Predicted 3D model of a 346-nucleotide part of an RNA (small-subunit ribosomal RNA, central domain) from a metagenome.
Context: one part of a larger RNA
RNA sequence: CUGGGUUUAAAGGGUGCGUAGGCGGCUUUGUAAGUCAGUGGUGAAAGCUCCCGGCUUAACUGGGAAAUUGCCAUUGAUACUGCUUAGCUUGAGUACAGUUGAGGUAGGCGGAAUAUGUCAUGUAGUGGUGAAAUACUUAGAUAUGACAUAGAACACCGAUUGCGAAGGCAGCUUGCUAAACUGUAACUGACGCUGAGGCACGAAAGCGUGGGGAGCAAACAGGAUUAGAUACCCUGGUAGUCCACGCCCUAAACGAUAAUUACUCGAUGUGUGCGAUACACAGUACGCGUCUGAGCGAAAGCAUUAAGUAAUCCACCUGGGAAGUACGACCGCAAGGUUGAAACUC
Repeated sequence: CUGGGUUUAAAGGGUGCGUAGGCGGCUUUGUAAGUCAGUGGUGAAAGCUCCCGGCUUAACUGGGAAAUUGCCAUUGAUACUGCUUAGCUUGAGUACAGUUGAGGUAGGCGGAAUAUGUCAUGUAGUGGUGAAAUACUUAGAUAUGACAUAGAACACCGAUUGCGAAGGCAGCUUGCUAAACUGUAACUGACGCUGAGGCACGAAAGCGUGGGGAGCAAACAGGAUUAGAUACCCUGGUAGUCCACGCCCUAAACGAUAAUUACUCGAUGUGUGCGAUACACAGUACGCGUCUGAGCGAAAGCAUUAAGUAAUCCACCUGGGAAGUACGACCGCAAGGUUGAAACUC
């Protein structure tokens, strides 16, 4: 390099947008660059291969042929690819009319609960556990009631539901904003797909500055348990969790399954439209699920949401350990991240 692979054996980038590149719908004009055919030149000799010969044979060697799959020139072919001309509408997009949703973002508002404070009632316990103790409490706790304050999260509805590219998104309401789908088939006329680099987003934890701090709670302290107990259990409790701005850029970032397109047996639930309506119903489009065939698969299983049948493009894999380490480089305030070996060993 070819070949083979990537759900679970090694292997799909966390996700999107997009540059270069690669690939690209139907009909048509020209061209003839790629492509194909013929001819000419060249492709040294030796060697290799085949045939014939010379040393008694062989090695060795003489002659001939073939090969040299290439390059150049020229004459043609025009299906395909490229370039070019003129069109098309089914891919893609736009317009108009609707529909849908925890999509995003900024503001306003709400009740339950919790904690704290004040006042009142009231008296000896409360709390916690397997059992206890630490802890709180006659300076009046726990409990009950009223009022006030604070922060965080939004019970029921709630679902194998819905939305989003992924991360993710849930009280109500308003502004701004993105998307998808359906219908019409009016407009553009291949404007498409993928996408190395690049750019943007990216849970939690963590970091910086300034706020905030109810509950929970790494660290820490105490009480238990235990042979010990740097734990599991209990009482406390600080970072943090929350907000604003700026970093970090990693996850079992999972469907462990890249994106796009086409094709391929059925059954069934459900969401949103259209159509038809009576409450029924069957049809259609786009989603989300469940089951089962052919086929595939090492099997488990997948099965129109493919892991089936094909195509394009990107990413990645090549025995285990050493190791996602060392070194270097780039990024970062740091923590660290990205890229990423070898010796040696089995």